This is a predicted structure of a 90-nucleotide RNA (c-di-GMP-I riboswitch aptamer) from Desulfuromonas sp. Of the family's consensus pairs, 94% are formed in the model. The sequence was found by an Rfam model in a public genome assembly. Its mean pLDDT, the model's own confidence on a scale to 100, is 77.
RNA sequence: UCCCGAACAAGCCAAACCCGCUGCGAGGCGGGGACGGAAAACCACGGGUCUUACCCUCUUCAAUCCCUUGAAGAUAGCCGGGUUGCCAAU
Numbered sequence: 001u002c003c004c005g006a007a008c009a010a011g012c013c014a015a016a017c018c019c020g021c022u023g024c025g026a027g028g029c030g031g032g033g034a035c036g037g038a039a040a041a042c043c044a045c046g047g048g049u050c051u052u053a054c055c056c057u058c059u060u061c062a063a064u065c066c067c068u069u070g071a072a073g074a075u076a077g078c079c080g081g082g083u084u085g086c087c088a089a090u
Stems, first nucleotide, its partner, number of pairs: 005087001012037002017032006035077001041083003045080003048075005061070003
């Protein structure tokens, strides 16, 4: 220094629920509150789950090779991955 994660120390975050604000919605933000968390710190890269559209019909928009094409978001406390961080046994 790295992996594992017990002890010790400093601490940290914050589920459900309630109130307020916000969003079409999933959800997010603030306050209260603690189920829990050794990364429950940060990041949507892969997967999963969820929402609004789409998918049938109709309408609209954009691009364009002209009747062809098209998504957008949420969840990091779902999993994997990446980066950083406290202590210091085995």